Predicted 3D model of an 86-nucleotide RNA (c-di-GMP-I riboswitch aptamer).
The model forms 95% of the base pairs in the Rfam consensus.
Its mean pLDDT, the model's own confidence on a scale to 100, is 87.
[in-house]
RNA sequence: AACCGAUAAAGGCAAACCCAUUGAAAGGUGGGGACGCAAAGCCACGGGCCUAAAGUAAACUUUGCUAUGGUAGCCGGGUUGCCGGA
Numbered sequence: 001a002a003c004c005g006a007u008a009a010a011g012g013c014a015a016a017c018c019c020a021u022u023g024a025a026a027g028g029u030g031g032g033g034a035c036g037c038a039a040a041g042c043c044a045c046g047g048g049c050c051u052a053a054a055g056u057a058a059a060c061u062u063u064g065c066u067a068u069g070g071u072a073g074c075c076g077g078g079u080u081g082c083c084g085g086a
Base pairs, nucleotide, nucleotide: 003085004084005083012037013036017032018031019030020029021028022027035073041079042078043077045076046075047074048071049070050069055065056064057063058062
């Protein structure tokens, strides 16, 4: 260095939910709060999943299709990092 991750040590992040805010929505941001996480640090490249404003098709004022929106705490991948060695 690579690989690996334990009843080690120092720490780190923060699910659901609540409040505020933003967005058409999914979701995001801030505060509280901890389900958990050895990358639950970062990146939308591939797949999956979520939403459907605008657009479009049918319908008779509703339904469908669709990502240019999102999800990194869905998986893969890329990249950076703490401590150590069953």